Context: one part of a larger RNA
RNA sequence: CACCGCCCGUCACAUCACGAAAGCUGGUCGUGCCCGAAGUCACUGUGCUAACCGCAAGGGGGCAGGUGCCGAAGGUAUGGUCGGUGAUUGGGGUGAAGUCGUAACAAGGUAGCCGUACGGGAACGUGCGGCUGGAUCACCUCCUU
Numbered sequence: 001c002a003c004c005g006c007c008c009g010u011c012a013c014a015u016c017a018c019g020a021a022a023g024c025u026g027g028u029c030g031u032g033c034c035c036g037a038a039g040u041c042a043c044u045g046u047g048c049u050a051a052c053c054g055c056a057a058g059g060g061g062g063c064a065g066g067u068g069c070c071g072a073a074g075g076u077a078u079g080g081u082c083g084g085u086g087a088u089u090g091g092g093g094u095g096a097a098g099u100c101g102u103a104a105c106a107a108g109g110u111a112g113c114c115g116u117a118c119g120g121g122a123a124c125g126u127g128c129g130g131c132u133g134g135a136u137c138a139c140c141u142c143c144u145u
Stems, first nucleotide, its partner, number of pairs: 003108001005105001008101002011098001013095004018090003023085012039070001041068004047063003052059002111132009
């Protein structure tokens, strides 16, 4: 590039991230129950036994073994939390250009905008209330010249 201007939304195409989602899957934390290694401790200890006592028998002490409490890992059930994935779905961003209209910007051709309700392919329309950040015309008041 100055109205042959600017510009809004739906729709179509491409692409990007995000949300929802039956479910699938992983991390982490908790709770109930089951099982229960090593080990300490307690009880037991008919088997074994060098130091101590004893002339000896034996005693004392110790050990294996047995039982119990606690107890890691594991199993099972259930819950919290954080992720991954997920048919489908929702809007959003961007894009040369495309489709439908023309809502806004001039009184934008129904002034616009705000809130709200209803309606509509879409921008939007209508009702009610509000604002002037509305043009024009008339009258009045005030200010400046």
Predicted 3D model of a 145-nucleotide part of an RNA (small-subunit ribosomal RNA, 3' minor domain) from a Candidatus Aminicenantes bacterium. The prediction has a mean pLDDT of 83. Its Rfam family is "Bacterial small subunit ribosomal RNA". Its family is annotated with ribosome and structural constituent of ribosome in the Gene Ontology.